[in-house]
Context: one part of a larger RNA
RNA sequence: UUGGGCGUAAAGCGUCCGUAGGCGGUUUAUCAAGUCUGCCGUUAAAGACUGCAGCUUAACUGUGGGCGAGCGGUGGAAACUGAUUAACUAGAGUACGGUAGGGGUAGAGGGAAUUCCCAGUGUAGCGGUGAAAUGCGUAGAUAUUGGGAAGAACACCAGUGGCGAAGGCGCUCUACUGGGCCGUAACUGACGCUGAGGGACGAAAGCUAGGGGAGCGAAAGGGAUUAGAUACCCCUGUAGUCCUAGCUGUAAACGAUGGAUACUAGGUGUUGCGCGUAUCGACCCGUGCAGUACCGCAGCCAACGCGAUAAGUAUCCCGCCUGGGGAGUACGCACGCAAGUGUGAAACUC
Numbered sequence: 001u002u003g004g005g006c007g008u009a010a011a012g013c014g015u016c017c018g019u020a021g022g023c024g025g026u027u028u029a030u031c032a033a034g035u036c037u038g039c040c041g042u043u044a045a046a047g048a049c050u051g052c053a054g055c056u057u058a059a060c061u062g063u064g065g066g067c068g069a070g071c072g073g074u075g076g077a078a079a080c081u082g083a084u085u086a087a088c089u090a091g092a093g094u095a096c097g098g099u100a101g102g103g104g105u106a107g108a109g110g111g112a113a114u115u116c117c118c119a120g121u122g123u124a125g126c127g128g129u130g131a132a133a134u135g136c137g138u139a140g141a142u143a144u145u146g147g148g149a150a151g152a153a154c155a156c157c158a159g160u161g162g163c164g165a166a167g168g169c170g171c172u173c174u175a176c177u178g179g180g181c182c183g184u185a186a187c188u189g190a191c192g193c194u195g196a197g198g199g200a201c202g203a204a205a206g207c208u209a210g211g212g213g214a215g216c217g218a219a220a221g222g223g224a225u226u227a228g229a230u231a232c233c234c235c236u237g238u239a240g241u242c243c244u245a246g247c248u249g250u251a252a253a254c255g256a257u258g259g260a261u262a263c264u265a266g267g268u269g270u271u272g273c274g275c276g277u278a279u280c281g282a283c284c285c286g287u288g289c290a291g292u293a294c295c296g297c298a299g300c301c302a303a304c305g306c307g308a309u310a311a312g313u314a315u316c317c318c319g320c321c322u323g324g325g326g327a328g329u330a331c332g333c334a335c336g337c338a339a340g341u342g343u344g345a346a347a348c349u350c
Base pairs, nucleotide, nucleotide: 004321005320006319007304008303012318014201015200016199017198021194022193023192025088026087027086029084030083031082033081034080035077036076037075038074039073040072041071042070049065050064051063052062053061054060091191092188093187094186095184096183097182098181099180103177104176105175106174107173108172109171110154114150115149116148117147118146119145120144121143125136126135162169163168206247207246208245209244210243211242215241216240220236221235222234223233258317259316260315261314262313263312266295267294268293269292270291271290272289273288274287275286276285299306300305323350324349325348332343333342334341335340
């Protein structure tokens, strides 16, 4: 490279936006670049194919003939691709009317709990464990009552329930703001899909500066356990965890499953919206669309399993894989304050 693959065997970029590129709905007309076709030219000789001939034959050699892909020229065809043109509405978008939501940002407020401080009551223990000890306590602890302060997180509701592209989002209220879904079918008229480079967002930990610091708690100290115990258990406890502004850019960033479109049995739940039926009305029942779960036919799969939310059947675009170790290492380059991240080998070895 061809071919084959990517849920779990190697392999889907963490997610989205988007440039180039690739691919792209229905109908009309024209052109003829791709495509198909007639003719002409060229495609040296040798070789290959073929007729005949020469060495006694063959190999070998000589001679005649023919074909050809490709390239160029010229004439034609117009279904498909393409270009231009005119239209369309089923894709896409807009408008209008509804609607659910822990979607985002900022501000304000709240109660329970915890710890600390002050005061009252009260007295000898408390705490902790498998058992203990370190620790706290007669300078009055623990317990209990009243008052105050601080920080962090928001019980119940809460649900294979909701929202978000992913990371993620949960007390209440207010302001600003993004997206979705349903309905109408009024408007635009292919405006679409994907997306190398590029850009934005991106848990936790970590870093810089300034705040904050209740609880928890790497490191560290002590007590136990043990042969030892740089651990598991206990008592303390610093960074950190929290806020503001910046950096980092990684995760089992997982559905270990890229995105888009179409098609292919059913059944059961649940969320949002619409319609019908019913009703005083909400339910109930039937049905359409959009999500979210479970079971399951066909089909697929090495099996497990997947199964209209496909891992089925197809098309388009991107990313990635090619035996294990060496190694996500070395070197180089880029980014970063650093930690490191991205890209990413080889020798050797089995």